[in-house]
Molecule: transfer RNA
Organism: Ruminococcaceae bacterium OttesenSCG-928-I18
């Protein structure tokens, strides 16, 4: 330099145009003589960031930004 992928809750991770699951950690609350287990609630109006496109974008398009992977 040029090409490709990937960026989603604190971690891990689905989700492929109709408005964001699950698990793990966390918080509250039941259970217990405490705790642990178990159960029951809650936890991302903003998905790397800026614009575009659409009646509606995490989703598609384009610039930037961070990581990686290929060729030189």
């Nucleotide at each position: 330099u040029g090409g490709c992928c990937c960026g989603u809750c604190g971690g891990c991770a689905a989700g492929c145009g109709g408005u964001a699951a699950g698990c793990c950690a966390c918080c509250a609350g039941a259970c217990u003589u405490u705790g642990a287990c178990u159960c029951u609630g809650g936890c991302a109006u903003u998905c790397g960031u800026a614009g575009g496109u659409u009646c509606g974008a995490a989703u598609c398009c384009u610039g930037c930004c961070g990581g990686g992977c290929c060729a030189a």